The RNA shown here (transfer RNA) has 72 nucleotides and comes from Butyrivibrio sp. ob235. The prediction has a mean pLDDT of 82. Its Rfam family is "tRNA". About the family: Transfer RNA (tRNA) molecules are approximately 80 nucleotides in length. The sequence is in RNAcentral, with records from Rfam.
RNA sequence: GGACUUGGAGCUCAAAUGGUAGAGCAGGGGACUGAAAAUCCCCGAGAGGCGGUUCGAUACCGUCCGAGUCCA
Numbered sequence: 001g002g003a004c005u006u007g008g009a010g011c012u013c014a015a016a017u018g019g020u021a022g023a024g025c026a027g028g029g030g031a032c033u034g035a036a037a038a039u040c041c042c043c044g045a046g047a048g049g050c051g052g053u054u055c056g057a058u059a060c061c062g063u064c065c066g067a068g069u070c071c072a
Base pairs, nucleotide, nucleotide: 001071002070003069004068005067006066007065010025011024012023013022019055027043028042029041030040031039048064049063050062051061052060
């Protein structure tokens, strides 16, 4: 320098072949207990940036940025 893959909640990952994002764990609060643990209930928090296509983009297209693998 080139090709490919990848980027979502604090972490690990679903879903959506375009119709407006969810789970587990972690964290906070509560119930239960003599007190804990376990269990149960509740809560907060997210689409890498910009542009394009579209009525509508996290998804499709372009570009940039970050990460990984390979080639030179």